[in-house]
The prediction has a mean pLDDT of 84.
A computed fold for a 1465-nucleotide RNA from an uncultured bacterium, annotated as small-subunit ribosomal RNA.

RNA sequence: AGAGUUUGAUCCUGGCUCAGGACGAACGUUGGCGGCGUGCCUAACACAUGCAAGUCGAGCGAAGGACUUCGGUUCUUAGCGGCGGACGGGUGAGUAACACGUGAGUAACCUGCCUUAUAGAGGGGGAUAGCCCUCCGAAAGGAGGAUUAAUACCGCAUAACGUAUAAUUAGCACAUGCUAAAUAUACCAAAGGAGUAAUCCACUAUAAGAUGGACUCGCGGCGCAUUAGCUAGUUGGUGGGGUAAAGGCCUACCAAGGCAGCGAUGCGUAGCCGACCUGAGAGGGUAAUCGGCCACAUUGGAACUGAGAGACGGUCCAGACUCCUACGGGAGGCAGCAGUGGGGAAUAUUGCACAAUGGGCGGAAGCCUGAUGCAGCAACGCCGCGUGAGUGAAGAAGGUCUUCGGAUUGUAAAGCUCUGUCAUCUGGGACGAUAAUGACGGUACCAGAGGAGGAAGCCACGGCUAACUACGUGCCAGCAGCCGCGGUAAUACGUAGGUGGCGAGCGUUGUCCGGAUUUACUGGGCGUAAAGGAUGCGUAGGCGGAUAUGUAAGUCAGAUGUGAAAACCCCAGGCUUAACUUGGGGACUGCAUUUGAAACUGUGUAUCUGGAGUGCAGGAGAGGAAAGUGGAAUUCCUAGUGUAGCGGUGAAAUGCGUAGAGAUUAGGAAGAACAUCAGUGGCGAAGGCGGCUUUCUGGACUGUAACUGACGCUGAUGCAUGAAAGCGUGGGGAGCAAACAGGAUUAGAUACCCUGGUAGUCCACGCUGUAAACGAUGAAUACUAGGUGUGGGAGGUAUCGACCCCUUCCGUGCCGCAGCCAACGCAAUAAGUAUUCCGCCUGGGGAGUACGGUCGCAAGAUUAAAACUCAAAGGAAUUGACGGGGGCCCGCACAAGCAGCGGAGCAUGUGGUUUAAUUCGAAGCAACGCGAAGAACCUUACCUGGACUUGACAUCUCCUGAAUAGCUAAGAGAUUAGCGAAGUUCUUCGGAACAGGAAGACAGGUGGUGCAUGGUUGUCGUCAGCUCGUGUCGUGAGAUGUUGGGUUAAGUCCCGCAACGAGCGCAACCCUUAUAGAUAGUUGCCAUCAUUAAGUUGGGCACUCUAGAUAGACUGCCCGGGUUAACCGGGAGGAAGGUGGGGAUGACGUCAAAUCAUCAUGCCCUUUAUGUCCAGGGCAACACACGUGCUACAAUGGUGAGAACAAAGAGACGCGAAGCCGCGAGGCAGAGCAAAACCAGAAAACUCAUCCCAGUUCGGAUUGCAGGCUGCAACUCGCCUGCAUGAAGCCGGAGUUGCUAGUAAUCGCGAAUCAGCAUGUCGCGGUGAAUACGUUCCCGGGCCUUGUACACACCGCCCGUCACACCAUGAGAGCCAGUAACACCCGAAGUCCAUGAGGUAACCGAAAGGAGCCAGUGGCCGAAGGUGGGACCGGUGAUUGGGGUGAAGUCGUAACAAGGUAACC
Repeated sequence: AGAGUUUGAUCCUGGCUCAGGACGAACGUUGGCGGCGUGCCUAACACAUGCAAGUCGAGCGAAGGACUUCGGUUCUUAGCGGCGGACGGGUGAGUAACACGUGAGUAACCUGCCUUAUAGAGGGGGAUAGCCCUCCGAAAGGAGGAUUAAUACCGCAUAACGUAUAAUUAGCACAUGCUAAAUAUACCAAAGGAGUAAUCCACUAUAAGAUGGACUCGCGGCGCAUUAGCUAGUUGGUGGGGUAAAGGCCUACCAAGGCAGCGAUGCGUAGCCGACCUGAGAGGGUAAUCGGCCACAUUGGAACUGAGAGACGGUCCAGACUCCUACGGGAGGCAGCAGUGGGGAAUAUUGCACAAUGGGCGGAAGCCUGAUGCAGCAACGCCGCGUGAGUGAAGAAGGUCUUCGGAUUGUAAAGCUCUGUCAUCUGGGACGAUAAUGACGGUACCAGAGGAGGAAGCCACGGCUAACUACGUGCCAGCAGCCGCGGUAAUACGUAGGUGGCGAGCGUUGUCCGGAUUUACUGGGCGUAAAGGAUGCGUAGGCGGAUAUGUAAGUCAGAUGUGAAAACCCCAGGCUUAACUUGGGGACUGCAUUUGAAACUGUGUAUCUGGAGUGCAGGAGAGGAAAGUGGAAUUCCUAGUGUAGCGGUGAAAUGCGUAGAGAUUAGGAAGAACAUCAGUGGCGAAGGCGGCUUUCUGGACUGUAACUGACGCUGAUGCAUGAAAGCGUGGGGAGCAAACAGGAUUAGAUACCCUGGUAGUCCACGCUGUAAACGAUGAAUACUAGGUGUGGGAGGUAUCGACCCCUUCCGUGCCGCAGCCAACGCAAUAAGUAUUCCGCCUGGGGAGUACGGUCGCAAGAUUAAAACUCAAAGGAAUUGACGGGGGCCCGCACAAGCAGCGGAGCAUGUGGUUUAAUUCGAAGCAACGCGAAGAACCUUACCUGGACUUGACAUCUCCUGAAUAGCUAAGAGAUUAGCGAAGUUCUUCGGAACAGGAAGACAGGUGGUGCAUGGUUGUCGUCAGCUCGUGUCGUGAGAUGUUGGGUUAAGUCCCGCAACGAGCGCAACCCUUAUAGAUAGUUGCCAUCAUUAAGUUGGGCACUCUAGAUAGACUGCCCGGGUUAACCGGGAGGAAGGUGGGGAUGACGUCAAAUCAUCAUGCCCUUUAUGUCCAGGGCAACACACGUGCUACAAUGGUGAGAACAAAGAGACGCGAAGCCGCGAGGCAGAGCAAAACCAGAAAACUCAUCCCAGUUCGGAUUGCAGGCUGCAACUCGCCUGCAUGAAGCCGGAGUUGCUAGUAAUCGCGAAUCAGCAUGUCGCGGUGAAUACGUUCCCGGGCCUUGUACACACCGCCCGUCACACCAUGAGAGCCAGUAACACCCGAAGUCCAUGAGGUAACCGAAAGGAGCCAGUGGCCGAAGGUGGGACCGGUGAUUGGGGUGAAGUCGUAACAAGGUAACC
């Protein structure tokens, strides 16, 4: 410090997730030791038992015990009395508060014990508990009588530096005032104890200190505004009361104030801080242990005592609960330490000791102390140590993997040599204590002994993220933090081996911070990603021009005080080290006071004109409001003319019209809107504004520089304006037109189209308050290159004048530099550079929804969540693909033609059906006369039946031997049984080939997977494309090149160009064909000469032909066009002319295209069978459907006769002539031919004749009979022949195919396969057309461009209802709880007030009584309780609303392309 995840890829925005650290933790698993810490986060739930606050006999009386020398001494303590119990310890319920923190104040205060100082303690009095007696009660406890002491209580005296009052002086201060001095009057003290004593401890008053508290104030630290108003003792005053003390703290009266948008009040939550965790910091989170403060002590209230309490282990009352009871009454309070139950994921011992530190009492000894010091339990945390070290290669065994060679575990182990940390045992043995006293503790530590012995696990291994293989599983089981893995080859599940990480731990879960600059102060944004308010005016607030001067609030600097200790950082020290701990320093960024500075901000004063405004002079304008007025058009009415249609559409129909429409002419009525001018022209804040005239009126602009002198900018709340639609009342209503009706369209059509048509649109007055109210761009100011339009002014130059031109201000557009931006783009009208102010945003959905509030007549608007759910949603740009987008171009793509197919019969293939089997594959084009260039057996893979099991075939080991051939029998055959001949192969003598037998390794598989593969092939497509290097542009994906202008069959070439080159394709090179000459003439040819039946022969090679090499064609030449180009058009010459014709040749890639059945091959499956052999059957079935063909339907024909002309190819197990036989297929025969030689005679065409338009002399299916050929074998199931039979069919619906020239059409010939079998396939030649205007349309393709929400790429994506399941949520008649107030009633304890006729020791007294006090009674207040109506909040609720989620449900197709009616608000 970053990483993963949206996409085909990219950049950005943006969320989600991870790696780090931490914890009072818990869970899983494992577990050796020690040190230091820590340990109920939940029920402030209830508590058994024990302990946690007592002490003093040197305050007092009394009682009891012990000892006694009887003098006394000593011990204990119930009570009175003193001090303490208000500390220490616990908990965090309450509390949003002067509770806490920090800093001040008290001139408004108190302070026991302690310290210092001054002064003092004289003399009296009356009671009372205890004890004793009597009584009541179960108990707790209580009543009465008698008696008694004090450091208990009460007068009196003494009295100031005390207190109060009165007047005075001096000084000071901060408002009331404070301090000091002196005067007068009044008032107020005391206690003793110990000691022989000195003296000590107590006591009283005053002053001061210290300590501890009390009160007040500034500032600081939570959420919600869907809490906006709160407040009656409330705010203030006066009098009084009260307190230690100011104060509405309380009370009476008076006034009406006080708080609040700088957030009052309410609700929710919460103890606060030092600090702790995290972070670079700023921050964020937390409030365990330790420390400071506060609050509380079963719940609520109250006072008493006291220096101090509204008192945890005190009192009284009330409530709840628990316990005792004799039922009448009583007792209790673990949020002290242990412990119990309960709750919970979860948190310890009913331990030891006062030895240390500290506290209470005491003169002291001492006593008390669950504070504290220690121990116990717990890996809960941090820290330290160990589980051994060295050596050791046969790289052991075993495990795992394997390409079977090996690799790895791995120096790891074993073995050998050592060591003793920890643990164990034995012995010694502290510090903590200073003379004594040690719980810890026989502990720490030290020494010795023995022995490698007692001590390693957990998680992970797809990426992030270090670490990989095998097996099992087969979208199952499962994993998962995110992305995502798993559907038969899983590095992702489970196991194993190995590896990585950490290590007495390791993982998981939870929480917090970080990463997250993802709330942005540091440090973000708002044109399109989320985000500018619809617009203006304007309040508070924020910000604000120039100069001078003062001040010192902000600001800066110095000083002082404080910022507790601990913690943190640094330096040292102590435990063997560390954790831990001790000392010193720093820091604690803060607050307060004070002294300075005066630039900037603030503020005061004075001044200025530049911002702003006023005046004056002008011109422009659909700016606004009201009134009036005009013409064109539409519709309607009336009348005329006139006749059959009009209207409407893609086409129609509804509709109107013979009762006279439409058309046309004239007149009239009504309402609404204002053509042309008209313009990215004008005006307005926006919405918006358009005939003309008048009236009223707002604003802007220009010029001038007379006036004011910062008067300014922005603007929360507020006020006003605000399209269309809508609402209310009243008018108006021509046209248009939601709803509605009808007609069409359609599968449907509640739509688009048509015919009608009502609200509405118009006016007046109100309401609504929203829009994609958009420039998706808040307002203001300043600055920052230019160019070019346009609107309104002004100035200048020039001119006779207008224009033009130049300068300038304001507005409105376009282009463009810098700069900015994710890019697109913006660019002086900024989205640039800066400043000020306002509004708004923080992932998508849920949702701009629910609830609540406000507004509204309603519709609705505004403000505005959560649960739940997803890992994305999104912006810009890129490359493709696609479009019922566009442009250009090509192709038998259409068009123009010719011939067909689709109808018939047959052949053949496929589907389907059937079957024991009808083997398998191929499936739009690109499966279907395809694999199959040829199924009777074989083939053959299928079925039935019969057989075999190391096998029909291969290799290895062993044994035996030849092999082989023949015959007989059984059988369908395979095979089995027997007979029997021969005794023969090669040899380097080792053996090899071959056959048989045996055992296993293995063979075998046309079994599966073409979605595991190789190879091969089809297809787009012989389409012109597909890429690369370097450079350049772009953040990047990518672009450029390859686009553009021409041209071409072509990315073919030329020109231009940030490109320059290159590669695979195109073309060419190759084959064939067309021409020529030369060469060569046999098997070929024959002009001349002879010859024959015949190029038959002689002869010849001229010609044809053959077959090897060569030439030829290249836009080379000319004209025109074209950019002086490429190239195109025409022409010449030429056999051939613009790639001459044809072929071979198939770029990068697409289709998980086809093939595991050509072959090869991974994995899986099978192994007396899914292998092998055999016979028979099947692949040939047949209601039917489709594809491809053949033959036809006839006269351009059929039939008969005659008589011409090819090319290419095959042939020895072959082709097979002549001749003879047969009607013929064919047979006999065998010449010739390993081929330019033989086979070998083409048909159509041509000539002649006939048929005469018909189911025919067309057509030949089907069937019968008779034959031929091949072959072991033609029944299932071959081909051919002859005779006979003579079906459908008279040119074929929708639709659809091929073909552009030697082509289509037509005619025959050959070959492969093959024993035989062709209408198929592949070749060959003969005859030989028609048409192409052209590119609008259909199909396919190429290039450019455009849109896109597609990228599995339109066979895409995707929306809503309905149905089903689940989830959370709103409403809901209600029902049930809770909380805080309010009103009234009742009113405990208790303070206070009044009264006090009853009671009464201290004082007074003249002895009657009085003062004082108390009981009692009354009153105010008053907790709990009761009643009541509301408020808020929670739970639940039949039913109901929408929402979300869910591999394959239904209906449609709304959106994305012009998405097929542009979309959207």
Description:
The sequence is in RNAcentral, with records from ENA, Greengenes and SILVA.